Predicted 3D model of a 685-nucleotide part of an RNA (large-subunit ribosomal RNA, domain II) from Fimbriimonas sp.
Context: one part of a larger RNA
RNA sequence: GCCUGCGAGUUAUUGGUGUUGGCAAGCUUAAGUCGUUCAGCGACGGAGGCGGAGGGAAACCGAGUCUGAAUAAGGCGUCAAGUCAGCAUCAGUAGACCCGAAACUGCGUGAUCUAGCCAUGGCCAGGUUGAAGUGGUGGUAACACACCAUGGAGGACCGAACUCAUUGAUGUUGAAAAAUCUCGGGAUGAGCUGUGGUUAGUACGGUGAAAUGCCAAUCGAACGCAGAGAUAGCUGGUUCUCCCCGAAAUGCAUUUGGGUGCAGCGUUUUGCGUUGUUCUUUGGGGGUAGAGCACUGAAUGGGCUAGGGGGUUUACCGACUUACCGAACCCAACCAAACUCCGAAUACCAUUGAAUAAGCAAGGCAGUGAGACGGCGAGUGAUAAGAUCCGUCGUCAAAAGGAAAACAAUCCAGAUCGACAGCUAAGGGCCCUAAACGAAGACUAAGUGUGAAACGAUGUGAGAUCGCGUAAACAGCCAGGAGGUUGGCUUGGAAGCAGCCACCCUUUAAAAAGUGCGUAACAGCUUACUGGCCGAAUGUGAUCUUGCGCGGAAAAUGUAAGGGGGCUAAAGUCUUCUCCCGAAGCUUCGGGAUCGUAGUAAUACGAUCGGUAGGGGAGCGUCGUGUUCAGCAGUGAAGCUUGAGCGGAAGCACAGGUGGAGCGGACACGAGUGAGAAUGCAGGC
Numbered sequence: 001g002c003c004u005g006c007g008a009g010u011u012a013u014u015g016g017u018g019u020u021g022g023c024a025a026g027c028u029u030a031a032g033u034c035g036u037u038c039a040g041c042g043a044c045g046g047a048g049g050c051g052g053a054g055g056g057a058a059a060c061c062g063a064g065u066c067u068g069a070a071u072a073a074g075g076c077g078u079c080a081a082g083u084c085a086g087c088a089u090c091a092g093u094a095g096a097c098c099c100g101a102a103a104c105u106g107c108g109u110g111a112u113c114u115a116g117c118c119a120u121g122g123c124c125a126g127g128u129u130g131a132a133g134u135g136g137u138g139g140u141a142a143c144a145c146a147c148c149a150u151g152g153a154g155g156a157c158c159g160a161a162c163u164c165a166u167u168g169a170u171g172u173u174g175a176a177a178a179a180u181c182u183c184g185g186g187a188u189g190a191g192c193u194g195u196g197g198u199u200a201g202u203a204c205g206g207u208g209a210a211a212u213g214c215c216a217a218u219c220g221a222a223c224g225c226a227g228a229g230a231u232a233g234c235u236g237g238u239u240c241u242c243c244c245c246g247a248a249a250u251g252c253a254u255u256u257g258g259g260u261g262c263a264g265c266g267u268u269u270u271g272c273g274u275u276g277u278u279c280u281u282u283g284g285g286g287g288u289a290g291a292g293c294a295c296u297g298a299a300u301g302g303g304c305u306a307g308g309g310g311g312u313u314u315a316c317c318g319a320c321u322u323a324c325c326g327a328a329c330c331c332a333a334c335c336a337a338a339c340u341c342c343g344a345a346u347a348c349c350a351u352u353g354a355a356u357a358a359g360c361a362a363g364g365c366a367g368u369g370a371g372a373c374g375g376c377g378a379g380u381g382a383u384a385a386g387a388u389c390c391g392u393c394g395u396c397a398a399a400a401g402g403a404a405a406a407c408a409a410u411c412c413a414g415a416u417c418g419a420c421a422g423c424u425a426a427g428g429g430c431c432c433u434a435a436a437c438g439a440a441g442a443c444u445a446a447g448u449g450u451g452a453a454a455c456g457a458u459g460u461g462a463g464a465u466c467g468c469g470u471a472a473a474c475a476g477c478c479a480g481g482a483g484g485u486u487g488g489c490u491u492g493g494a495a496g497c498a499g500c501c502a503c504c505c506u507u508u509a510a511a512a513a514g515u516g517c518g519u520a521a522c523a524g525c526u527u528a529c530u531g532g533c534c535g536a537a538u539g540u541g542a543u544c545u546u547g548c549g550c551g552g553a554a555a556a557u558g559u560a561a562g563g564g565g566g567c568u569a570a571a572g573u574c575u576u577c578u579c580c581c582g583a584a585g586c587u588u589c590g591g592g593a594u595c596g597u598a599g600u601a602a603u604a605c606g607a608u609c610g611g612u613a614g615g616g617g618a619g620c621g622u623c624g625u626g627u628u629c630a631g632c633a634g635u636g637a638a639g640c641u642u643g644a645g646c647g648g649a650a651g652c653a654c655a656g657g658u659g660g661a662g663c664g665g666a667c668a669c670g671a672g673u674g675a676g677a678a679u680g681c682a683g684g685c
Base pairs, nucleotide, nucleotide: 001685002684003683004682005681006680011094012093013092014091015090016089017088018087019086020085021084022083023082026050027049028048032044033043034042035041036040054061055060064076065075066074067073097237098236100234104227105226106225107224108223109222115199116198117197118196119195120194121193122192123191124189126158127157128156129154133150134149135148136147137146138145162186163185164184168181169180170179201219205215206214207213212221240619241618242617243616244615245614250263251262252261253260254259264368265367266365267364268363269362270361271360272359276356277355278354279353282350283349284348290342291340292339296336297335300332301331302330303329307325308324309322310321311320312319313318371396372395373394374393375392376391377390379388380387401412402411403410416591417590418589419588421587422586423585427581428580429579430565431564432563436578438577439576440575441574442573443572449567455551456550459548460547461546462545463544464543465542466541467540468539476533477532478531479530480529482506483505484504487501488500489499512527516525517524592609593608594607595606596605597604598603620674622671623670624669625668626667627666628665629664631663632662639658640657641656642655643654645652646651
């Protein structure tokens, strides 16, 4: 892992509600007793309970009573049948659907492992070093001291046994629940070790050269049993079928935040009967969007001006002045969630008339109280986030189908079942791939389409305005482009052309006190401007608006920013038109179910039938009991097995084989009643 079996809402009691039945202004017995054919049944037993009257704190009164001075007024009553039992469901109390802690308490068992200690034993190859002391010789006044011997100290040295465990490798479903090999530490010592004994678990024990180490493969408190089915607002699991309806992820409160209570939303029963919803008519209040500046503030420019600063003058008072600041006022133009002289659309309240199919109340039973994304309106944030927090609508959640290549939350559309029928939606119609390489008119040349901004650009289409143009424009070519003058200043120089100021006059067809190169400064080239040549009138120049394009444009495995092939008067983009494809939508044909209406019924008609949590309803099957079929069965029961049968499902028949002794149908009753999941339990493989 698979297979088979086992495996989770039970039982008692007290209540609520529903339902069935008995009796009924009543209903009912409990303990117990008696009888008996004794897991029981029958009879008795009225103690007690509920109901039948309430009000008041009570005395008490009573269809009333209490408050009250009250005959007022008000509160609660007076009007609706209960009670006992069965069944269903829910709650409380019990382990209370099942499995699951870590822990707590009590009583015991452990020091054969290991820690310390006690008692008594044992062990340490070999080699090295050579302390004190002693002897001798030398030496000293005597010591000291030196040398040579002797001697054999040491938590001394090297290194086996022994003991420990530093390194590396192997092992890591091991040979082994800690080892093997190798490198290594100690190896006369605080050494190692045998045997026997001793110290212990919550008044926080024992032992510890101290690591929270060790105390029998267990230690921040051992192990065993018991309390005990501890508790678990937590996780996991919870077993047959079909039908109807169908949520919530919100508010308030909470030692509350992943729990719970009440409300909201679901279901079901009963009652009420248009109260619900949508549209329409009419009538309302509002202070949002917008707008505005009349208030409160903010804020720009100008005018005017009180006051202040500076300057001049002045003994003082003051006077004059100012390219300074500037309240108030005026003009113009603005800003505001906590501004409003104004002010919608929606929404909300009421109302008229329609359509539709809800609505409200009471009772039973819930679940939910982690929501997510998208559109719109706000806050927080950075007008960031697949961010967060509200409002409102939608979808998902609990929704399958079609589209978006793939894609809960986007678009279309809500699946009762069947059909080798039809029409459409979104989206599509060259091929992959169902359907026009459809028609008409434009645009795009960028493969733009098929990713992106500020900004940039003689891309190209459309529109508009203003110039110039047979008195010849624009471009090109030929020619002129002068004089006062080198304008003045500045400067070393400044002559059109470093810079500052001015920008005149003359001759002219025209020619700047000079457009750009250039020179040290001149020179030189060129432009504006003028004439000529040419020859257009659908020409030429400028500006604005607009369609589609261009650049801006860098990322990590491989093109990789159309799903792909591929596409250019498109298979791209815009406008218009026709046809078609396209879904579980709609229609057609047939079947089923639920509800409603009509009907005695058969039936007809209409509406409905996605669904998680959850509510309600109806069934199938297993085991057993009772009654019945005067059921079946060795002429073959159950079980197993094969087969193309029946039923809306769970399921149920029938026939053959196998098997070899019990079993079934109907009705009623009762449960140890249905398995795929619980790192489920046991067995097998």

Lineage of the source: Bacteria > Armatimonadota > Fimbriimonadia > Fimbriimonadales > Fimbriimonas.